[in-house]
RNA sequence: AAGUCAAUAACUUAAAGGUAAAGUAAUAGUUUCCAAAACUGUUAAUAGAGGUUCAAUUCCUCUUUGACUUG
Numbered sequence: 001a002a003g004u005c006a007a008u009a010a011c012u013u014a015a016a017g018g019u020a021a022a023g024u025a026a027u028a029g030u031u032u033c034c035a036a037a038a039c040u041g042u043u044a045a046u047a048g049a050g051g052u053u054c055a056a057u058u059c060c061u062c063u064u065u066g067a068c069u070u071g
Base pairs, nucleotide, nucleotide: 001070002069003068004067005066006065007064010024011023012022013021018054026042027041028040029039030038047063048062049061050060051059
C1' cells in the first nucleotide's frame, strides 16, 4: 500500500427489515444465627456521521478502532 472480517449492557453472546433477548457481574429484598447457594426485582447497550425505507442492530457509503492475509 491492497484485500477480508469484526464493533450491541461492566464482560460473553443473540436478534438477518417490524421497534433490542439472555447468561455472568453490580445492587435491593426474601431465606439463614452469620455467610454461601437458591428465589424475586432493579440498573445498564446497537463505534461515529450520512443515505435508502412507512419502519434500520440488520441494507448502502464514508470515517475511527481492532484482528488477519498478500507484497